[in-house]
TPP riboswitch aptamer (THI element) from an uncultured Alphaproteobacteria bacterium, 123 nucleotides, folded computationally. Its mean pLDDT, the model's own confidence on a scale to 100, is 78.
RNA sequence: AGAUAUCCAUAGGGGAGCCUCACCAAAGAGGCUGAGAUGUCGAUGGGCGCUUGUGCGCCGGUGCGAUGACCCUUUGAACCUGACCCGGAUCACGCCGGCGUAGGAAAUGGGAUUUGCUCCAUC
Numbered sequence: 001a002g003a004u005a006u007c008c009a010u011a012g013g014g015g016a017g018c019c020u021c022a023c024c025a026a027a028g029a030g031g032c033u034g035a036g037a038u039g040u041c042g043a044u045g046g047g048c049g050c051u052u053g054u055g056c057g058c059c060g061g062u063g064c065g066a067u068g069a070c071c072c073u074u075u076g077a078a079c080c081u082g083a084c085c086c087g088g089a090u091c092a093c094g095c096c097g098g099c100g101u102a103g104g105a106a107a108u109g110g111g112a113u114u115u116g117c118u119c120c121a122u123c
Stems, first nucleotide, its partner, number of pairs: 001118002005115001006111005011073004017032005022062003039067004046059005079104003085098004
């Protein structure tokens, strides 16, 4: 001195799985990983079979919309695809690793220089 660390403003992008139990006329509780697995408001809300014991079994559903939280925005592994993928571990799961220098993916403006980073000069 500078910017791709970082800070601010505005704008934009994205995900919400697995296990156990419960519930569906009051449609969530606990556990695992994680930054995040739903805080608030609104909407929707079971089907079939067997039994009468208001019970059992199977299947489907309990994040659909808005907003908040969280993460990420091109020097982009936030997230999506490949993928009902491959190896390992687990009760189970993108749980861990690979795939991955793969193919996609959302931005502009401004500020600071304590610390870290880069460059220049001098000693």
It matches the Rfam family "TPP riboswitch aptamer (THI element)". A reference for the family is Serganov et al. (2006), "Structural basis for gene regulation by a thiamine pyrophosphate-sensing riboswitch", Nature. Rfam describes the family as follows. Vitamin B(1) in its active form thiamin pyrophosphate (TPP) is an essential coenzyme that is synthesised by coupling of pyrimidine and thiazole moieties in bacteria. It was read from a public genome assembly, where an Rfam model found it.